Predicted 3D model of a 74-nucleotide RNA (transfer RNA) from a Methanobacteriota archaeon. Rfam family: tRNA. The prediction has a mean pLDDT of 82. The source organism's lineage runs through Archaea, Methanobacteriati and Methanobacteriota.
[in-house]
RNA sequence: GCGGGGCUAGUCUAAUGGUAGGACAGAAGCUUCCCAAGCUUCUAACGCGGGUUCGAUUCCCGCGCCCCGCACCA
Numbered sequence: 001g002c003g004g005g006g007c008u009a010g011u012c013u014a015a016u017g018g019u020a021g022g023a024c025a026g027a028a029g030c031u032u033c034c035c036a037a038g039c040u041u042c043u044a045a046c047g048c049g050g051g052u053u054c055g056a057u058u059c060c061c062g063c064g065c066c067c068c069g070c071a072c073c074a
Base pairs, nucleotide, nucleotide: 001070002069003068004067005066006065007064010024011023012022013021018054026042027041028040029039030038047063048062049061050060051059
């Protein structure tokens, strides 16, 4: 340099052109003699920019970062 894949809460992971879900973690509460476990509630996310659209996390383009393969390496 070329090609392919990926980027979603603190971490991991789904789904979808129409309110973004779950698990762990965190906070509060219930339960308990206490702790742990369990239960309830709450907080918190679509890498950045642009385009299409009534509406984009989703589709398209560019950029960034990560991974894989290929090429180059006087």